Formats: sequence, structure tokens, C1' cells
RNA sequence: GGGCCGUUAGCUCAGCGGUAGAGCGUCCGCCUUACACGCGGCAGGUCGCAGGUUCGAUCCCUGCACGGCCCA
Repeated sequence: GGGCCGUUAGCUCAGCGGUAGAGCGUCCGCCUUACACGCGGCAGGUCGCAGGUUCGAUCCCUGCACGGCCCA
């Protein structure tokens, strides 16, 4: 320098055009003498950044940034 993949909640990941979700974790409640386990509930996200397409973009296109793999 070139190619491919990835970037979504604190962590691990779904979602692939129509209001953004799960598990775990945090917090609160129940349970317990208490803790843990278990059960219930709340909060938490500019969907890496900037443009473009579209009535509408996490999703499609372009560029850039970061990470990983491969080639030279």
C1' cells in the first nucleotide's frame, strides 16, 4: 500500500428500511435472623464519525477513524 470482517446499553451479542432488544451486571423490592441463591421491577444507548439515497436509515451507498485477519 491492497483485500476482507467488525464497531449497537457497563460486558457479551441480536436486530438487516418503518417507535432499538435479550442475557449477564448495577439499582430497588420480595424472600432470609442475615448473606447467597431464587423471584419481580426500574434505570441505562448521539446504533464509531461525517456526508449521500429515501417519505423514512442501526439497516443501503461513499469517505474517514478505531480494532482484528490475510496479501504484498